[in-house]
Context: one part of a larger RNA
RNA sequence: GGAUGAACGCUGGCGGCGUGCUUAACACAUGCAAGUCGAACGGAGUUUAAGAAGGAAGCUUGCUUUCAUUUUAAACUUAGUGGCGGACGGGUGAGUAACGCGUGAGGAACCUGCCCUUCAGUGGGGAACAACAACUAGAAAUGGUUGCUAAUACCGCAUAAUGUCGGAUUGCCGCAUGACAGACCGAUCAAAGGAUUUAUUCGCUGAAGGAUGGCCUCGCGUCCGAUUAGAUAGUUGGUGAGGUAACGGCCCACCAAGUCUGCGAUCGGUAGCCGAACUGAGAGGUUGAUCGGCCACAUUGGGACUGAGACACGGCCCAGACUCCUACGGGAGGCAGCAGUGGGGAAUAUUGGGCAAUGGGCGAAAGCCUGACCCAGCAACGCCGCGUGAAGGAUGACGGUCUUCGGAUUGUAAACUUCUUUAAUUGGGGAAGAACAAAUGACCUACCCAAAGAAUAAGUCACGGCUAACUACGUGCCAGCAGCCGCGGUAAUACGUAGGUGACAAGCGUUAUCC
Numbered sequence: 001g002g003a004u005g006a007a008c009g010c011u012g013g014c015g016g017c018g019u020g021c022u023u024a025a026c027a028c029a030u031g032c033a034a035g036u037c038g039a040a041c042g043g044a045g046u047u048u049a050a051g052a053a054g055g056a057a058g059c060u061u062g063c064u065u066u067c068a069u070u071u072u073a074a075a076c077u078u079a080g081u082g083g084c085g086g087a088c089g090g091g092u093g094a095g096u097a098a099c100g101c102g103u104g105a106g107g108a109a110c111c112u113g114c115c116c117u118u119c120a121g122u123g124g125g126g127a128a129c130a131a132c133a134a135c136u137a138g139a140a141a142u143g144g145u146u147g148c149u150a151a152u153a154c155c156g157c158a159u160a161a162u163g164u165c166g167g168a169u170u171g172c173c174g175c176a177u178g179a180c181a182g183a184c185c186g187a188u189c190a191a192a193g194g195a196u197u198u199a200u201u202c203g204c205u206g207a208a209g210g211a212u213g214g215c216c217u218c219g220c221g222u223c224c225g226a227u228u229a230g231a232u233a234g235u236u237g238g239u240g241a242g243g244u245a246a247c248g249g250c251c252c253a254c255c256a257a258g259u260c261u262g263c264g265a266u267c268g269g270u271a272g273c274c275g276a277a278c279u280g281a282g283a284g285g286u287u288g289a290u291c292g293g294c295c296a297c298a299u300u301g302g303g304a305c306u307g308a309g310a311c312a313c314g315g316c317c318c319a320g321a322c323u324c325c326u327a328c329g330g331g332a333g334g335c336a337g338c339a340g341u342g343g344g345g346a347a348u349a350u351u352g353g354g355c356a357a358u359g360g361g362c363g364a365a366a367g368c369c370u371g372a373c374c375c376a377g378c379a380a381c382g383c384c385g386c387g388u389g390a391a392g393g394a395u396g397a398c399g400g401u402c403u404u405c406g407g408a409u410u411g412u413a414a415a416c417u418u419c420u421u422u423a424a425u426u427g428g429g430g431a432a433g434a435a436c437a438a439a440u441g442a443c444c445u446a447c448c449c450a451a452a453g454a455a456u457a458a459g460u461c462a463c464g465g466c467u468a469a470c471u472a473c474g475u476g477c478c479a480g481c482a483g484c485c486g487c488g489g490u491a492a493u494a495c496g497u498a499g500g501u502g503a504c505a506a507g508c509g510u511u512a513u514c515c
Stems, first nucleotide, its partner, number of pairs: 001515004006511005013386006019379002021344001026342003030339003035084003040081002043078010054067006091297003100222008110214002115210007123157001125155002132147006163188005169182003173178001193202003223269003230260003235257006242250001272294004276287004299320005322333004350376001352375003358372001359370004389419004399410004423456001425451005433443001459504005464485003470499005480487002
């Protein structure tokens, strides 16, 4: 000199764009943050229309009105069964020195819902369980028994290969285990319907390929300590069996005695990694906030279930700590989501608006949900831009300060004259962001016009040298200053105040950290 997620002191006009718990991965009141589909299904409810028999009233004695019941149809709502999504999006960096990350390869050892392409199919049956009803346990959370019922829920059967398994066989390829292709035999495995204008359309099942996403293996790179020198028993390898989507001591039985290490094993400390950021002429050094990629975690520890995908932040089970409810028998909870509270701290914001845009989930769609996101609020926290007026104006006014008492300086500065109106203020108009045939903007602006009037807007630090900028008074090794040298003991340009001056400016200075 540059830089910062900064803090502190003094000061503070506006706008744009960003950024904002670095500390306690401390504890959390309250609200919201993941739902959706009635075009999968049986019910229930509401409204309307039509019909049936019935009651009441009026009476024109067979009509009108009204009431509840019931049947049918339509529209709407929805607790439950069922489907898809809750594995994305959002947060945090505790752990991790590791194939975790980065980079480059390999998988002849693998999986992949939704999506795309192609081929083939969608026949015929069955038994339940919720909801519901009755009874019943409990303070509650939540259940229990009996009975009824539907489906794109569940289960057999049929059909079936280019699928899977087994047998025999030919060709060809590969670094190896082996792979690929052809034809033969046997066994075995599937399905679901909905809407409708009857035209179709959305689905369902099997197979092949693609795309996307994931999983595994390997080469190289990845902090400090030797005042850590030996470490290791599923340890290292083999055979067999199990397990997995798949290879593998991944797990198990048996057998062998190996494996790593001075090119630093093991142990201890520290730490999420990277793209990048800061600095520097570069080499390098430092950092890993915001944004993007990967990883790990979700009160602590463990476990599996479901599923294409989790060993699952707002799912389940167990154990621990903590908090809450309780009728003492038993239950409920998890903000490292967005706000917000307490606490810690030098220190870090609103319990805001909207789904208008972008994106996501569900749905045929209308649409619903979305604290993702878009906006607004707070903070000079940072960067950038603008303003606080312009021109003229000497009797060089008054006042202040200094003075050799002559004057000098503040100083064209002010007053005064003539102008201007950016920003702010008031009134009027008014886009883009909206994709479209139309409709649809949370944000309320940008921009344009008019009005008045210099009106509403300057500080901070320094002035001995380094280092731009000096005098007076006070103080008297005191009070104090200080980055280094150093200043202060009676004439202090170094302390304090005042005038003046210098630098930067809505900031200025100090502290901390990095280069």